[in-house]
RNA sequence: ACUUUAAAUCGCCAAACUUGUUGUGAAGCAAGGACGGAAAGCUUUGAGUCUUAUUAAUUAAGAUUGUCAGGGUUGCCAAA
Numbered sequence: 001a002c003u004u005u006a007a008a009u010c011g012c013c014a015a016a017c018u019u020g021u022u023g024u025g026a027a028g029c030a031a032g033g034a035c036g037g038a039a040a041g042c043u044u045u046g047a048g049u050c051u052u053a054u055u056a057a058u059u060a061a062g063a064u065u066g067u068c069a070g071g072g073u074u075g076c077c078a079a080a
Stems, first nucleotide, its partner, number of pairs: 003080001004078001012037002017032006035066001041073007048064006
């Protein structure tokens, strides 16, 4: 340096749900709470799904921490 690993150690994040709040909405934020996670850290590209616009198609603007895939980058433990 690379690969593998949630068996073990020290830690980390936080699903559903509840309360408050923002938004037309999908949903976001904070607190509580843990289903889970070896990158469920950061960032970027593409796709999928969802919302709105008259919206069936097309198109546009949005949402999607933890829908999936690819790339860049940073980090912990143990073993080979």